[in-house]
RNA sequence: GCGCCUGUAGCUCAGCUGGAUAGAGCGCCGGACUACGAAUCCGUAGGUCGGGAGUUCGAAUCUCUCCAGGCGCG
Numbered sequence: 001g002c003g004c005c006u007g008u009a010g011c012u013c014a015g016c017u018g019g020a021u022a023g024a025g026c027g028c029c030g031g032a033c034u035a036c037g038a039a040u041c042c043g044u045a046g047g048u049c050g051g052g053a054g055u056u057c058g059a060a061u062c063u064c065u066c067c068a069g070g071c072g073c074g
Stems, first nucleotide, its partner, number of pairs: 001073007010026004019057001029043004050066005
C1' cells in the first nucleotide's frame, strides 16, 4: 500500500431480508429476606448504536468517507 472482519449500556453480546418504544445476561444503585453478609427475589437508572455526510416516509441495519482495533497478502 491492497483486501476482509469488528466497533451497540460499565463488561460480554443479540438485533444487520430497513418499520416504527434499541434489548438480554453480568455488574452498579435501591428494596425484600438475614443478627450481618452471601445466595435468591423485586425494582430503578444507564445508549447521540465509533464520528460525519447521503439515500428513504422511515436507518443500529443500505451507500460514501474518516477514526480505532484485528486478520491476511505484498

Model confidence (mean pLDDT): 81 of 100. Transfer RNA from Desulfobulbus rhabdoformis, 74 nucleotides, folded computationally. Taxonomically the source falls in Desulfobulbus (Bacteria, Pseudomonadati, Desulfobulbia, Desulfobulbales). The sequence was found in a public genome assembly.